Description
A computed fold for a 73-nucleotide RNA from a Spirochaetaceae bacterium, annotated as transfer RNA. NCBI's taxonomy places the organism under Bacteria, Spirochaetota, Spirochaetia, Spirochaetales, Spirochaetaceae. It matches the Rfam family "tRNA". It is annotated as a transfer RNA.

[in-house]
RNA sequence: CGGGCUGUAGCGCAGGGGCUAGCGCACAUGUCUGGGGGACAUGGGGUCGGCGGUUCAAAUCCGCCCAGCCCGA
Repeated sequence: CGGGCUGUAGCGCAGGGGCUAGCGCACAUGUCUGGGGGACAUGGGGUCGGCGGUUCAAAUCCGCCCAGCCCGA
């Protein structure tokens, strides 16, 4: 320098144009338990890496940039 993949909640991930952005763990509150641990119930937390573009409509498609990983030179 070129190419590919990845970037979505604190962590691990799903969602690949319209469905209220979701699942597990974690976290908060309550109940059970003498306490710890555990179980159950309820709840909070995101404007989807950044900026533009396409579209009636973008986490999703396109361009550039940023970060990580891999391949090539």
The sequence was found in a public genome assembly. The coordinates come from a structure-prediction model, not an experiment, and the mean pLDDT is 83.